Predicted 3D model of a 72-nucleotide RNA (transfer RNA) from a Chloroflexota bacterium. Taxonomically the source falls in Chloroflexota (Bacteria, Bacillati). Rfam family: tRNA. Rfam classes the family as a transfer RNA. From the family's description: Transfer RNA (tRNA) molecules are approximately 80 nucleotides in length. The sequence is in RNAcentral, with records from ENA.
RNA sequence: GGGUCCAUAGCUCAACGGCAGAGCGGCCUGCUCAUAACGGGUUGGUUCUUGGUUCGAAUCCAAGUGGACCCA
Numbered sequence: 001g002g003g004u005c006c007a008u009a010g011c012u013c014a015a016c017g018g019c020a021g022a023g024c025g026g027c028c029u030g031c032u033c034a035u036a037a038c039g040g041g042u043u044g045g046u047u048c049u050u051g052g053u054u055c056g057a058a059u060c061c062a063a064g065u066g067g068a069c070c071c072a
Stems, first nucleotide, its partner, number of pairs: 001071007010024004018055001025043006048064005
C1' cells in the first nucleotide's frame, strides 16, 4: 500500500427497513438459624462518529475512527 471481517446495556451476544432484546451482572424481595443455590420483581442504551437514501435506518449507501485477520 491492497483486501476481508467486526463495532448494539457493565460483560458475552441477538435483533426482515417498522416497539432495541436475551443470558450473566447490579438493586429489592421470598425461602433458610445463616450463607450459597433456587424462585419472584426491578434496573439498565446518544446501536463507534459524521453525512446521505427512505414515510420510517442498529439494519441500506458514502466518508472517517478504532480493532482483528490475509496479501504485498